[in-house]
RNA sequence: UGUUGUAGCUCAGUUGGUAGAGCACCUCACUUGUAAUGAGGCGGUCGGUGGUUCAAAUCCUCUCAAC
Numbered sequence: 001u002g003u004u005g006u007a008g009c010u011c012a013g014u015u016g017g018u019a020g021a022g023c024a025c026c027u028c029a030c031u032u033g034u035a036a037u038g039a040g041g042c043g044g045u046c047g048g049u050g051g052u053u054c055a056a057a058u059c060c061u062c063u064c065a066a067c
Base pairs, nucleotide, nucleotide: 002067003066004065005064008023009022010021011020017054025041026040027039028038029037047063048062050060051059
């Protein structure tokens, strides 16, 4: 110099407009029981800081971490 950093994990988020999916976890149904299946739920101030903007995960500065 370059790439990456978003939920417990793996990742989306493409012209800036109130942040999503799968898996996992919890509850219920079903079952003699477990699993599977079905229904519902929980969970993130987007690595940190400052700035631009009515509004920033997204643009800009600096910085931290990994490769």
Transfer RNA from a marine eukaryotic metagenome, 67 nucleotides, folded computationally. Its mean pLDDT, the model's own confidence on a scale to 100, is 82. The RNAcentral record of the sequence draws on MGnify. Rfam family: tRNA. The family's RNA type in Rfam is transfer RNA. Rfam links the family to the GO term triplet codon-amino acid adaptor activity.